RNA sequence: GGACCCAUGGUCUAGUGGUAUGACGUCACCUUGACUCGGUGAAGGUCUCCGGUUCGAAUCCGGAUGGGUCCA
Numbered sequence: 001g002g003a004c005c006c007a008u009g010g011u012c013u014a015g016u017g018g019u020a021u022g023a024c025g026u027c028a029c030c031u032u033g034a035c036u037c038g039g040u041g042a043a044g045g046u047c048u049c050c051g052g053u054u055c056g057a058a059u060c061c062g063g064a065u066g067g068g069u070c071c072a
Base pairs, nucleotide, nucleotide: 001071002070003069004068005067006066007065010024011023012022018055026042027041028040029039030038048064049063050062051061052060
């Protein structure tokens, strides 16, 4: 220098144009003499950034940034 892949709550993850999903973790309550386990509920995301297409974009297109694999 070239090709391809990835970026979503604290962590992991689903999603292929129409309310952002689940698990773990966190917090509160129930339970217990207390803790663990278990049960119920809640908070937590401007979906890496900029622009474009569209009535509507995490999703499609272009660019940027960061990471990974391969070729030279």
A computed fold for a 72-nucleotide RNA from a Candidatus Woesearchaeota archaeon, annotated as transfer RNA. Rfam family: tRNA. It is annotated as a transfer RNA. Its mean pLDDT, the model's own confidence on a scale to 100, is 82. Taxonomically the source falls in Candidatus Woesearchaeota (Archaea, Nanobdellati).